[in-house]
Molecule: Glycine riboswitch aptamer
């Protein structure tokens, strides 16, 4: 110096599903907040199954399943993807 992987930060992209209903507070009102009810979504996190990796055991393991948590106009958040600064591990 190159490749691969990981981490922090920055930038860009980034789906799904009721702007539902009832009551209350506040407001001239739109609206906002609180409580309750029903419906719905999967891509924070969490849990489960296990193709596969590895293999004595232990272990790792999905965007699949669940829907506890979270979410259901926009905004925000967002798994994941790309680029960049810096750091780390490792191969030749």
């Nucleotide at each position: 110096g190159u490749g691969a992987c990981c981490c922090u930060c920055g930038c860009g992209g980034g789906a799904g599903a009721c702007g539902u209903c009832g009551g209350g507070a506040u407001u001239c009102g739109u609206g906002u907040c609180c409580c309750g009810a029903g419906g719905c979504c999967g891509a924070a996190g969490g849990c489960g199954c296990a193709a596969c990796c590895g293999c004595c055991c232990c272990g790792g393991a999905a965007a699949c399943g669940c829907u506890c948590a979270g979410g259901c106009a926009a905004a925000a958040g967002g798994a994941c993807c790309g680029c960049g600064c810096g750091g780390g591990u490792u191969u030749a």